[in-house]
RNA sequence: GCACCCGUAUUUCAACGGAUAGAAUGCGGGCCUCCGAAGCCCGAGAUCCAAGUUCGAUUCUUGGCGGGUGCA
Repeated sequence: GCACCCGUAUUUCAACGGAUAGAAUGCGGGCCUCCGAAGCCCGAGAUCCAAGUUCGAUUCUUGGCGGGUGCA
């Protein structure tokens, strides 16, 4: 330099172009307990950035940024 893949919550992962973007884990609070752990309940928390297509974009297209793999 060229090609391909990936980017969503603290982390690991989901989500036919359409429901309030979900789950586990971690975090905060409560219940329970003599106190903790475990268990149960509740809560906060995310779509890499900018355009485009569309009635509607996490999803499709283009450019950029970041990471990975292969070739040279």

Transfer RNA from a Patescibacteria group bacterium, 72 nucleotides, folded computationally. It was read from a public genome assembly. Rfam family: tRNA. Rfam classes the family as a transfer RNA. Gene Ontology term of the family: triplet codon-amino acid adaptor activity.